[in-house]
Formats: sequence, structure tokens, C1' cells
RNA sequence: AACUUAUCGAGAAAAAGGUGGAGGGACGGGCCCUUUGAAACCUUUGGCAACCUGGCCGAAUUCUAAAAGGAAAAGGUGCCAAUUCCUGCUCUCAUAUGGAGAGAAAGAUGAGUC
Repeated sequence: AACUUAUCGAGAAAAAGGUGGAGGGACGGGCCCUUUGAAACCUUUGGCAACCUGGCCGAAUUCUAAAAGGAAAAGGUGCCAAUUCCUGCUCUCAUAUGGAGAGAAAGAUGAGUC
């Protein structure tokens, strides 16, 4: 990189310091953030969540021990503006216009496969 699968309406600092100096929010359109300092790199903390590993409850029962489910948060990832910021394609409904709903696609993250 590719493929499979689960999740994406919740949550948590757009954190601080240094370097840097115009971009960033995946892509197009929209909209938004940003010189009251973007990206990137270095340093330092805090937090969210519960995908994976390990441990606990579940466990009655002397021993061993499985599951649904639950709680925690040690380790591995991930995440901490805006619903994945909205949208893109299809269908249904509505409509003067503007729109609403559902499902895909795309993307992100985890786990697995090759």
C1' cells in the first nucleotide's frame, strides 16, 4: 500500500514554552479557524474514550473454570473547534425558491489478513 470487519449525533486544553512565519480543517464546493501567529519540529503537562493486550467482577462451589454483561484504566493505539463542520452519488417526500429523511460513496480510527 491492498483487502476484511467494527465504530464515527457522546466525550475531552483549538493547552503551555521554544523554533518557525502562512497556512489549516483529507479531496472539490461551501463555510469556518488563523499574524491576538497556521502547518511542521522540539520540550512539558492535563484530559477523553474503552478498539486491542493483561488483570478484576460476573463465579453460586471444595477445586477448576466458560459466556452474556459490568466496572476499572496498567500497557499498545487513538482522540481533545464546529455531527466525520456541512455537502458531493442514489432513492423517497416536500417545494415557486430555499429543504427534510434514508442508504451508499469517500474519509478517519481500531483489530485482523496478505
Molecule: SAM riboswitch aptamer (S box leader)
Organism: Flavobacteriales bacterium